[in-house]
Context: one part of a larger RNA
RNA sequence: UUGGGUUUAAAGGGUGCGUAGGCGGAUUUUUAAGUCAGCGGUGAAAUAGACAGGCUCAACCUGGUUACUGCCGUUGAAACUGGGGGUCUAGAGUGUAGAUGAAGUGGGCGGAAUUUGUGGUGUAGCGGUGAAAUGCAUAGAUAUCACAAAGAACACCGAUUGCGCAGGCAGCUCACUAAACUAUAACUGACGCUGAGGCACGAAAGCGUGGGAAUCAAACAGGAUUAGAUACCCUGGUAGUCCACGCAGUAAACGAUGAUUACUAGCUGUUUGCGAUAUACAGUAAGCGGCUAAGCGAAAGCGAUAAGUAAUCCACCUGGGGAGUACGCCGGCAACGGUGAAACUC
Numbered sequence: 001u002u003g004g005g006u007u008u009a010a011a012g013g014g015u016g017c018g019u020a021g022g023c024g025g026a027u028u029u030u031u032a033a034g035u036c037a038g039c040g041g042u043g044a045a046a047u048a049g050a051c052a053g054g055c056u057c058a059a060c061c062u063g064g065u066u067a068c069u070g071c072c073g074u075u076g077a078a079a080c081u082g083g084g085g086g087u088c089u090a091g092a093g094u095g096u097a098g099a100u101g102a103a104g105u106g107g108g109c110g111g112a113a114u115u116u117g118u119g120g121u122g123u124a125g126c127g128g129u130g131a132a133a134u135g136c137a138u139a140g141a142u143a144u145c146a147c148a149a150a151g152a153a154c155a156c157c158g159a160u161u162g163c164g165c166a167g168g169c170a171g172c173u174c175a176c177u178a179a180a181c182u183a184u185a186a187c188u189g190a191c192g193c194u195g196a197g198g199c200a201c202g203a204a205a206g207c208g209u210g211g212g213a214a215u216c217a218a219a220c221a222g223g224a225u226u227a228g229a230u231a232c233c234c235u236g237g238u239a240g241u242c243c244a245c246g247c248a249g250u251a252a253a254c255g256a257u258g259a260u261u262a263c264u265a266g267c268u269g270u271u272u273g274c275g276a277u278a279u280a281c282a283g284u285a286a287g288c289g290g291c292u293a294a295g296c297g298a299a300a301g302c303g304a305u306a307a308g309u310a311a312u313c314c315a316c317c318u319g320g321g322g323a324g325u326a327c328g329c330c331g332g333c334a335a336c337g338g339u340g341a342a343a344c345u346c
Base pairs, nucleotide, nucleotide: 004317005316006315007300008299012314014201015200016199017198021194022193023192025088026087027086028085029084030083031082033081034080035077036076037075038074039073040072041071042070048066049065051063052062053061054060091191092188093187094186095184096183097182098181100179103177104176105175106174107173108172109171110154114150115149116148117147118146119145120144121143125136126135162169163168206247207246208245209244210243211242216240220236221235222234223233258313259312260311261310262309263308266291267290268289269288270287271286272285273284274283295302296301319346320345321344328339329338330337331336
């Protein structure tokens, strides 16, 4: 390389949009590039295969023959692929009507709790632990009441619930923005799928500038524990945690399962719709869950939300360590990220 694979053995890109490319619905007509057929030319000789002949045999040599699976030209065929033209509506999109949600961005508002401050009541402890101590407290703490301030997060509802492409999203409300879904079948008429590069988004921690700072809390300090204790436990506590703008671009970014389409028994729960007078039963569409038939799988298990049966496109894997390291290049303020070996060794 071919092949075989990618839930857990090595292997699905964090996610989306999308360029090139690859692949692509029904029907009709035309063309003849691919495709197929006939004919012609060429495909040197040697070599090679089978056959025959010559050296006593063989190696070797000679002869014609086959092969050289190819290329070029020409004449045809038209099913399939491609190109051109026409038509269509099942894919895709638009419209109309409805309805949904913690989807996003910005603003306003709310109560509980926490901490702090001021004042009142009140007196000797409080706090903390396995037990303690550090710590706080007669300069009046803890507790309790009133008032005030600040920042952050939104108990109950709350759920195998919902929404979002992923990351993620939860008090109430307003404005703006986006979306899937259902019904209808009015419109367009293949406008589609995937997607190397590319662009955008992307938790937490981290970085830059400026704010903010209630809580919690890396580092750090002290107290314990211990043989030691650079820890686990306790008392404190700074970055950070929050906001704005910019950077960074990684995660067990997980369903450890790429996207799209079609097909393949059922049972059961639930969310949002649909038709109807109907809260019931059943049906239907799109989701979210559980159990299973066939089938698959090394097994665990998966099983219409496939890991089943197929098709298209992309990404990735090829023994362990060395190593996601070195070097180079690209990106970054840096931290570091991306790409990514070899020697050697088992």